[in-house]
Context: one part of a larger RNA
Molecule: large-subunit ribosomal RNA, domain VI
Organism: Acholeplasma laidlawii
Parts: sequence; structure tokens; C1' cells
RNA sequence: CGUUGGAAAUUUGAAGGGAGCUGUUCCUAGUAUGAGAAGACCGGAAUGGACGCACCCCUGGUGCACCAGUUAGUACGCCAGUACUACAGCUGGGUAGCUAUGUGCGGAAGGGAUAAACGCUGAAAGCAUCUAAGCGUGAAGCCCCCCUUAAGAUGAGAUUUCCCAAUUAGUAAGACCCCUCAAAGACUAUGAGGUUGAUAGGCCAGGUGUGUAAGUACAGCGAUGUAUUCAGCUUACUGGUACUAAUAGGUCGAGGA
Repeated sequence: CGUUGGAAAUUUGAAGGGAGCUGUUCCUAGUAUGAGAAGACCGGAAUGGACGCACCCCUGGUGCACCAGUUAGUACGCCAGUACUACAGCUGGGUAGCUAUGUGCGGAAGGGAUAAACGCUGAAAGCAUCUAAGCGUGAAGCCCCCCUUAAGAUGAGAUUUCCCAAUUAGUAAGACCCCUCAAAGACUAUGAGGUUGAUAGGCCAGGUGUGUAAGUACAGCGAUGUAUUCAGCUUACUGGUACUAAUAGGUCGAGGA
């Protein structure tokens, strides 16, 4: 821009894409078969491998905004306590998120038309013949079924709701700009919100992690230990709370060939 008024939702599905794998064990059954050795078809069940999708409850990884320990130097006048630099100084853990080696799930079942093949009826050709007319069975393959994109499918579809009555606008429904953001993200877009508000920050409470802070007291010559104290601190998590910021405002948008 189109889709022949303008919008907001919900959809149909033409046409695409994805998926499609397979082992072992058990039962049937030591049955059929076979002299024996051996050993099934058909049918049923269990459990794997690889692959794929999703997720983070568990097991782990990471986790340069969390906690602790520790070396050297410098600084805060000194002690104590801290801060900074040294690869994030090094080391031990670790929330959210992201993850696999972790956890769930998938291939199925079913329908249709068939291939090879197997048949029924059946002439040409008094017989025979699956074929010539006609009718069946039949595959991991084909078309559906399953997942997914999808009306620019210009063949532009459908349904529901909203807005409108005098011709033209700071118009309606509605949307955007702008602002607070994240389950989203290169930008955009998408999604959650904008005071009739929990959108983000802060704060409060909780959770989680770390592992028992500082100060003081006591014990010890001292390093240090013990008590106060499962303390202190605690990022992205959960819930709450308008304290802060989403203010104010602006723009677009029909009159139905």
C1' cells in the first nucleotide's frame, strides 16, 4: 500500500514445513517343525540405544552484583576493624537465569488408495485362466491422521463485538507517540503496565546462600579458643506496601465507489 467505511478480537485452512528409526528380553512355547542338534511364524508385554521437543523439581555445571577464608602491598595516624590493587589476586561454597551429562515426553494407534504378490467371479477360446468387463486382500513406501507456519490464498475468506447521521474536525470506536518495564529483545517487534496503578526501583516480611559477624566478656604468656550466636551479611527469587518514577501532554484515526 492492498484486501472497497473505520476498528478490536476469535478463527477456517488453499498451500508449505516438521516428525517418520531401531535393538534386546520375556510370554505364547521349548509349542509347531525336526531322528536329533536345534527351534519358529502369528500375536502380546517389558526395557533400551540414537534422534527430536520441552523444562530446571531432582543430579550437576556456570553463576566478574551473594557469603566466607587467605597471601603481599598501599591507605584510613597506630591497635582493632576495613577499603583498594595484585587474572575475578588466590581458595571454598553458592540464589536467580542459562544449561546437560539431569528430568519429562515423542515416533504410535487408526483410515484411504496402492506396489510386488495372493485371490473371487469370468469370457474371448463350451475347457482352463486373478483380467479382457467387474470385485477383493495387500508394505517401514503414497495421501490423511499427529506437531507447526499460514487469507499478499490479490481467489486477499469467515464469525463476534464496538463506532457512527449530516460532510468536517486537536472527531468516534480504536491506536500510537511518550513514560515504567520483562516471560521479550541486536534495532524493531512481542508481552506486562501507566495513579480507577503493584510496571520498575526503594522499603517490609519471607525464602535462598554462606557458615556463627562486629563489639564486649571470659580462658590462655601467646597464637588462639569459648560465650553472647545456627549469628551477621545476603544479587537476579516469593509475597506485600504508592515512599520514588510511570506526570503533563501530543498525534493519528470513519462518513461508507